[in-house]
């Protein structure tokens, strides 16, 4: 950095798609290790269980326990004494009271539960960001400073007793303490009020100072001399509160909103300002610079991407905000309207004895649920931090760690070196090989990782204290040992083969692959890429300059408003002065940290972390500059306007007038038609039309002039004339002095059609009717004809309202018309000429443009303003709103669907486009075909089979130059299986020639003759038989896998290339043009110059002739004969070699002095003399796999091979090609030695002669052929027939024969006799032929045993016609249009029918939601009341007061209820159009003049 995709190709426009990066990801396959991070994006869904906020006994009274002091009681071990009865001793134990010390602690009290942690529901807001302000504020703990702490009082939990309750909990009575509570004293630099003074300021004011009055403090604890507390005040710090500037998503199909609303006065309330609240007063406030409403959303530092500008995003980390089951509320407090506090209401869950209670994981784990998807009910307070405490210490799911997860980033490994017989195996193959591949094996080495063993931290600060952790790390040992996958391989995009499949299965990001040879599906081998990952999906940015600020456009691709006036807004001439808002420069503050960047450093590196710097492009303050913009002032005249005198004009409005024409009425003349069309008909007309004459009526439009002429903003405006009126232009330079340009909304004007009311109505003419046309014809054509067209008034507001080109200003070569002016020159004029202004055209340079084109009237160069565009379809549709009487208009989507849609130009092809030209193409002629019979081929049908192919021309007497068997490929039946045929191997036998039996034959069996050649003696060659397997074989498939061959356009004149030039390019030029030709044949011209394949010529036959040669040919002369038979001869004919000849060469006309053409001469032949061979680039997937060859597929005791018989020959019918006829230009009979050419002949042609009516037979001369044979007919002459189904025609059939052949039944040919069908010249239609041609007559040959009316050749006789190119068909060249390119057999439109999809309407139905009105009114604050209750204080006493509480009432007030509307979603019988679908139906609207532009 680009690439693919619209086309046959091109350039452009334009969308779609891809390659890159990123992720809190998910899914598929796979998975070795470590470090650092990250981990419910969905249900702000519901939660079991445990933990997450406590602490202080140095505030307090108790309680419990332990020890201690003192002292009782009980029982009593042991020991001593003993009179044995007992006495003494009294350990351990139990239990009281008491002193004191300690531990633990429910409660009172203090501090903290407002931090920390979570989440993003709400919020479009001063919520957040940024910068200011508070002279309008608060601040516990902390720091500093100043001052102080005197003396009293009354209660109350705990506790005890009683009671209620299932529980939770509560009540009553009684006792008690405090750093709990309450008076009193003291008190100001505090507060309040009233004064004085000074200073300052920003409006209310602030600060300092001073005077008076009033008001208000305190608490102790501990150990024993120091701390920690307590009270008041001032200041700081920290944290908060409020206000303001600027910024902060989408929708106008949301345009008006607002009653505490905006402001004022007063009061209340608050820490504080404030409609924050209330009373009264005023009527304001916000809004196109987007109010209100609706939708969406936590905001930022940052993150991702990008060259940047931008775009997207807001996980983790950090700052702010909001929330804590939903809604409301306050209490406490320095701080809350409070996540783990309280009250109430709702929903839900749990307990219950049914009376009542309890709860809130969006804390950490964890569970269910939802979901594509996200972890452990872990360890520890060791570190960091927080709360409490004097402290020890306690608490801390904050935090530090560990666990799980490839979720991400980073690092490491899965071994290294050598190793060729290039092993085996795999894959492939042209069978040779190639590849996997130094890869493996093998040899040598290493040990990161893993395993085992040993040692073993830092993190901890003066000491103690380590969850992590026996972890990181280090050392040693063993041993290649423990460790590679995923995707892709048609192009984009790196990487190719085989097999399978056969539009199936499938792939696919786009283009697109797959219908039998798939590098695109699946598998395998190989390869490419990345790698512990790899792919897919999703999302964002990029590419996309595809919303364009940087950085786009609007004539034809999407896009200029139909046009003007004008508001807001934007922009704006020259000179000068001030200011300093924009602008520029400097300074200051801020722009948190983290991130990014640079440098340096720390973990072995990196990721990661640390430090420093830079940066944070911003905002604010301040100082300065004054060119430009702005602003204020002064001036100017060129922009703009005014003035006075002129000019042209279909400019507008209203009135009047005019003639021509159409129609109608009346009148005259006049008679049978008129009218209309491609042709007709409907229609009019004998009741007198049309035509013609005269008169009249009425409406509409104004011929000629008339002009790419004029005027107007556009729409538009056309007879003449009058009134009123708008604008333009030129010249003058008097006046104003920037007054200008554009113009969102707004207001006017606005063709035609249409609408309303009232007129009018001649012609024309939607609808309608009739007639035609047509398959149909609701059309085109014709005859009629109503709205309408006209007028007045009022609507509508649209057009291809177009120059498809918005307006204004300035600048940038020319040339030539035209309209209106002005000036100059010329002796005054008129012309002419020159200069200039305004309008309107054409050509053209530069420049622009994708091209076409534009080009001073720009689409050029610039500035300003407005409007509009962003793929095609859906759709200018739906819904909504506004306008309209309606028709409808304006505004204007989405779902869904496609990979295109489109512009300009190019080459072709095509046209019921044009021009030129050619051809037996038509025309002019001749003869036919189509009708008949027959032959032959085809279709169809039939059949066991009727083998197969050929299919418009260019299949059909074609393959087939010849089916009785064979051929033969088909059918039936009988047989064979290495095979009928080839090669190789083994065994045996020579080969070969007979005979017999069975059978339809193939075949089987039996049998005879025969034993060869070479030899190194092993055997070999040839051949036959048998066996084995490789293989043979296939007229089986595919001509759409092919080669080769062929047909056709077409013997048409075309098809191309090199170099150059032009074009961005496809391409063009050359090859077009003017002539000419059969011809791209030739000449001339020309940005072309040359060349190639074709044309022509060269080749063959033929027409004339010379020469050479002279047998088998010939015979003039001589001789001879029946006869060129023979002698002789080679002159002639002829034969066949070599030559000559014809070239527009010569003459004349035309032409351009050319090419050429016309005529002529000469010549056998004259303008390629006639004929043939010869077929350019290409087209038709043309034909042929059945001539042959051949890839692939298929069959292998059969789809191969052999045999017999049958079939290819069928027959209701249809078509093609021929033959024979229909007769007198003829048939028949007879005569005439009538006259050819070209061929063929030995398994052959076969003469003479003889036999037969004949086919033919007998015969066998001659001839391998210029020698012999096959071997002519029409013609001519004479006769007959006399127009008939015949003396025409010969089909069909019968009988009798002949020939070929193993064999003529299916199924051959010929002959004779007999029979004697259709047919009397052929409908529509159609074929051939232009001269030795058509027509007609016979002859030969190939194939072949036999079997032509076919085919290929040969000669005989021998015409007619061509004015000409309008038309039909085909072709060539130029040009034009095109929406065609598979190319008109093209493309393509709409209804209907069917299926599917999304969507609109719809009686309605069901939700959601924000407001509004009313009702009810919890908790609670506030207000009032408080007759009930009441410790502290006062008075001073049966009590009262101050104060307080309960209770009650009221305002407000959540949820709830009712109601009518709004917005929005889902759904709904039915219905509307839309889209998409395989070859459905009907027509043919569009593209060519698309057949009616």
């Nucleotide at each position: 950095a680009g690439a693919g995709u619209u086309u046959g190709a091109u350039c452009c426009u334009g969308g779609c798609u891809c390659a890159g990066g990123a992720c809190g990801a998910a899914c598929g396959c796979u998975g070795g290790c470590g470090g650092c991070g990250u981990g419910c994006c969905u249900a702000a869904c519901a939660c079991a269980u445990g933990c997450a906020a406590g602490u202080c006994g140095a505030a307090c009274g108790g309680a419990a326990c332990u020890g201690u002091u003192u002292u009782g009681a009980a029982a009593g071990a042991u020991u001593u004494c003993u009179u044995c009865g007992g006495a003494a001793u009294g350990a351990a134990u139990u239990u009281g009271a008491u002193u004191u010390a300690g531990u633990u602690u429910a409660g009172u009290g203090g501090c903290g539960g407002a931090c920390g942690g979570g989440u993003g529901a709400g919020u479009a807001a001063c919520g957040c960001g940024u910068g200011a302000g508070u002279a309008a504020c608060c601040u516990g703990c902390c720091u500093u400073c100043a001052a102080g702490a005197g003396g009293g009082g009354g209660a109350u939990a705990a506790c005890a007793u009683u009671c209620u309750g299932a529980a939770a909990a509560g009540a009553a009575u009684g006792c008690u303490a405090a750093u709990a509570c309450c008076g009193c004293a003291u008190g100001a630099c505090a507060u309040a009020u009233c004064g004085g003074a000074a200073u300052c300021a920003c409006a209310u004011g602030a600060u300092u100072u001073u005077g008076a009055u009033a008001u208000c403090a305190a608490a102790g604890a501990u150990u024993u001399u120091a701390u920690c507390g307590c009270u008041u005040g001032a200041a700081g710090a920290u944290g908060g509160a409020c206000u303001c500037g600027c910024g902060u998503c989408c929708g106008a199909u949301u345009a008006g909103u607002u009653a505490g609303u905006u402001g004022g006065u007063g009061a209340g309330g608050u820490a504080a300002c404030g409609g924050c609240u209330c009373a009264c007063c005023a009527a304001g406030a916000c809004c196109g610079c987007g109010a209100u409403c609706g939708g969406u959303a936590g905001c930022c530092g940052g993150a991702c991407u990008g060259a940047g500008a931008g775009g997207u995003u807001g996980a983790a980390c950090g700052g702010c905000c909001a929330c804590a089951u939903u809604g409301g509320g306050a209490c406490u407090g320095a701080g809350a309207c409070a996540c783990g506090g309280c009250c109430c209401a709702g929903a839900c869950u749990c307990c219950u004895a049914c009376g009542g209670g309890a709860g809130g994981c969006a804390g950490c784990a964890g569970u269910g649920g939802g979901g594509g998807a996200u972890a452990u009910u872990g360890c520890g307070c060791a570190a960091u931090g927080g709360g409490g405490g004097c402290a020890a210490c306690c608490c801390u799911g904050a935090c530090g760690c560990a666990g799980c997860a490839a979720c991400g980033c980073c690092g490491c490994g899965u071994g290294a070196a050598g190793g060729a017989u290039g092993a085996a195996g795999g894959u492939u193959u042209u069978c040779g090989g190639a590849u996997u591949g130094u890869a493996a094996a093998c040899u040598u080495c290493u040990u990161u990782u893993a395993u085992u063993a040993a040692g073993g931290a830092c993190g901890a600060a003066a000491a103690a204290u380590g969850a992590c952790g026996g972890u990181a790390c280090u050392u040693a040992a063993u041993g290649a040992a423990u460790a590679a996958g995923c995707u892709c391989c048609g192009g984009c995009u790196a990487a190719c083969u085989a097999c399978g499949u056969g539009c199936c299965a499938g792939c696919a990001g786009c283009c697109g692959c797959g219908g039998u040879a798939a590098u695109a599906c699946g598998u395998a081998g190989g390869g490419a890429g990345c790698a512990a990952g790899c792919g897919u999906u999703g999302u964002c940015c990029g590419g996309a300059u595809u919303u364009a600020c940087u950085g786009g456009g609007u004539g034809u691709a999407a896009a200029g408003g139909g046009u003007g006036c004008g508001u807001a807004g934007g922009c704006g001439g020259c000179u000068u002065u001030g200011c300093a808002a924009g602008u520029c420069a400097g300074a200051u503050g801020u722009g948190a940290a983290a991130u990014c960047u640079a440098u340096g450093g720390g973990c072995u590196c990196a990721a990661c972390c640390c430090a420093u710097a830079a940066a944070c492009u911003g905002c604010a303050u301040u100082u300065g500059a004054a060119a430009c913009u702005g602003u204020a002032g002064a001036g100017c005249u060129u922009g703009a306007g005014u003035g006075a005198a002129g000019u042209a004009g279909a400019g507008g409005c209203a009135g009047g007038c005019g003639g021509a024409a159409u129609u109608c009425c009346c009148u005259g003349u006049g008679u049978a038609g008129c009218g209309g069309u491609g042709a007709a008909a409907u229609g009019c007309g004998u009741a007198g039309a049309u035509a013609u004459u005269a008169g009249g009526a009425g409406g509409a439009a104004c011929a000629c002039c008339a002009g790419u002429g004029g005027c107007g903003a556009a729409g538009g405006c056309g007879g003449c004339u009058u009134u009123c009126u708008g604008g333009a232009c030129g010249a003058c330079a008097a006046c104003u002095g920037a007054c200008g340009c554009u113009g969102a909304g707004g207001c006017g004007c606005g063709a035609a059609a249409g609408u309303g009311u009232g007129g009018g109505g001649a012609g024309c003419a939607a609808a309608c009717a009739g007639g035609a046309u047509u398959a149909g014809a609701u059309a085109c054509c014709c005859u009629g004809g109503u709205a309408g067209u006209c007028c007045a008034c009022a609507c509508c507001g649209u057009a291809a309202a177009c120059g498809a080109u918005g307006g204004a200003u300035a600048c940038u070569a020319g040339g030539u018309g035209u309209a209106g002016g002005a000036g100059g020159u010329a002796u005054c004029g008129a012309c002419c000429c020159c200069u200039u202004c305004u309008g309107u055209g054409c050509c053209g340079c530069a420049g622009u443009u994708a091209a076409c084109a534009c080009a001073a009237u720009a689409a050029g160069u610039a500035u300003c303003c407005c409007a509009c565009c962003u793929g095609g379809g859906g759709a200018g549709u739906a819904c909504g709103a506004c306008c309209g009487c309606a028709a409808g208009g304006u505004u204007g989507a989405a779902a869904c669907u496609c990979a295109a849609a489109g512009g300009a130009a190019u080459u072709g092809a095509c046209g019921g486009g044009g021009g030129c030209c050619c051809g037996c193409a038509c025309a002019a002629g001749c003869a036919g075909u189509g009708g008949a019979g027959u032959a032959u081929g085809u279709g169809g049908u039939u059949u066991a089979a009727u083998u197969c192919g050929a299919a418009g021309c260019a299949a059909c007497g074609c393959g087939a130059a010849g089916a009785a068997c064979c051929u033969u490929a088909c059918c039936u039946g009988g047989g064979c299986u290495u095979g009928a045929c080839a090669u190789c191997c083994c065994u045996g036998g020579a080969a070969u020639c007979g005979a017999g039996u069975a059978g339809a034959g193939a075949u089987a069996c039996u049998u005879g003759a025969g034993u060869g050649c070479c030899u190194u003696c092993g055997g070999g060659a040839a051949u036959c038989a048998g066996g084995u397997g490789a293989c043979a074989g296939g007229u089986g498939g595919u001509g759409c896998a092919u080669g080769g061959u062929u047909g056709u356009c077409g013997u048409c004149a075309g098809c191309u290339c090199g170099u150059g030039u032009c074009g961005u390019g496809a391409g063009a030029u050359g090859u077009u043009g003017g002539g000419u030709u059969a011809a791209g044949u030739c000449c001339c011209g020309c940005a072309a110059c040359g060349a190639g394949c074709g044309c022509a010529a060269c080749c063959c036959c033929u027409a004339u002739u010379g020469u050479c040669a002279g047998u088998u040919g010939c015979c003039a002369u001589c001789a001879u004969u029946a006869a060129g038979u023979u002698g002789g001869g080679c002159a002639c004919u002829c034969u066949g070699g070599c030559g000559a000849g014809a070239c527009u060469g010569c003459c004349g006309g035309u032409g351009a002095c050319a090419a050429a053409u016309c005529g002529g001469a000469g010549g056998a032949a004259g303008g390629u003399g006639g004929g043939g061979a010869c077929g350019a680039c290409g087209u038709c997937a043309a034909a042929u796999c059945a001539u042959c060859a051949u890839g692939c597929c298929c069959c292998u005791u059969a789809u191969g091979c052999c045999c017999a018989g049958g079939g290819c020959u069928a027959c209701a019918c249809a078509c093609g090609u021929a033959c024979u006829a229909c007769a007198a230009u003829g048939g028949c009979c007879g005569a005439u030695a009538a006259c050819a050419a070209a061929g063929u002949g030995c398994a052959g042609c076969g003469a003479a002669a003889c036999c037969g009516u004949g086919a033919g037979g007998u015969g066998g001369a001659g001839c391998g052929a210029a020698u012999c044979a096959c071997a002519a007919a029409a013609c001519u002459c004479g006769g007959u027939c006399u127009c008939a189904g015949u003396u025409c025609a010969g089909a069909u059939u019968g009988c009798a024969g002949g020939c070929u052949g193993c064999a003529a039944c299916u199924c051959g040919c010929c002959u004779g006799c007999a029979u004697g069908a259709a047919g009397u010249u052929g409908g529509a239609a159609u074929u051939g032929c232009u001269a030795g041609u058509a027509a007609u007559c016979g002859c030969g040959g190939a194939u072949c045993a036999g079997a032509a009316u076919g085919c290929c050749g040969c000669g005989g006789u021998g015409a007619a016609u061509a004015c000409g190119u309008u038309c039909c068909c085909g072709g060539g060249c130029c040009u034009u249009g095109u929406a065609c390119a598979c190319a008109c057999c093209g493309c393509c439109c709409g209804u209907c029918a069917c299926a599917c999809c999304a969507u609109g309407a719809g009686a309605g139905u069901c939700g959601a939601u924000a407001a509004c009105a009313c009702c009810c009114g919890a908790a609670g604050c506030c207000u009032g009341u408080g007759a009930g209750c009441u410790a502290a204080c006062c008075u001073a006493u049966u009590a009262g007061g101050a104060g307080g509480c309960a209770g009650c009432a009221g305002u407000c007030g959540a949820a709830g209820g009712u109601g009518g509307g709004g917005u929005u979603g889902a759904u709904g019988a039915u219905u509307g159009g839309g889209g998409u679908g395989a070859a459905g139906u009907c027509g043919u609207a569009a593209c060519a003049a698309g057949g009616u532009a």